Description
Predicted 3D model of a 95-nucleotide RNA (Glycine riboswitch aptamer) from uncultured Cellulomonas sp. Rfam family: Glycine riboswitch aptamer. Rfam links the family to the GO term glycine biosynthetic process. Its mean pLDDT, the model's own confidence on a scale to 100, is 76. The source organism's lineage runs through Bacteria, Bacillati, Micrococcales, Cellulomonadaceae and Cellulomonas.
RNA sequence: CGGCGGGAGAGCUCCCGUCGGCCGCCCCCGGGUGGUCGUGCGGGGCGCCGAAGGAGCAAGUUCCCCUCCGAAUCUCUCAGGCACCCGUACCGCCG
Numbered sequence: 001c002g003g004c005g006g007g008a009g010a011g012c013u014c015c016c017g018u019c020g021g022c023c024g025c026c027c028c029c030g031g032g033u034g035g036u037c038g039u040g041c042g043g044g045g046c047g048c049c050g051a052a053g054g055a056g057c058a059a060g061u062u063c064c065c066c067u068c069c070g071a072a073u074c075u076c077u078c079a080g081g082c083a084c085c086c087g088u089a090c091c092g093c094c095g
Base pairs, nucleotide, nucleotide: 001095002094003093004092005091006090011046013045014044015043016042017041018040019038020037021036022035023034024033025032026031047082048081049080053078054076055075056074060069
């Protein structure tokens, strides 16, 4: 590096618009409107997760100071993610 296997976490959150089904009402029979379901689709808000990526640092050098180097499953949460699925750091086996 490649192949196979194992492998998480976190809102079925709120608002707006729109699409489709069902029910009720009005009615000029073609429409309107209210509710509900569909995690449908788009946008926005707040909350949350850390195991793609990214960023930060300890010990460390003969004594002290400055600077450089300096790991991650630690920290941050920019990015990414928060139904299911996929994927993922990391681990095992084979080449």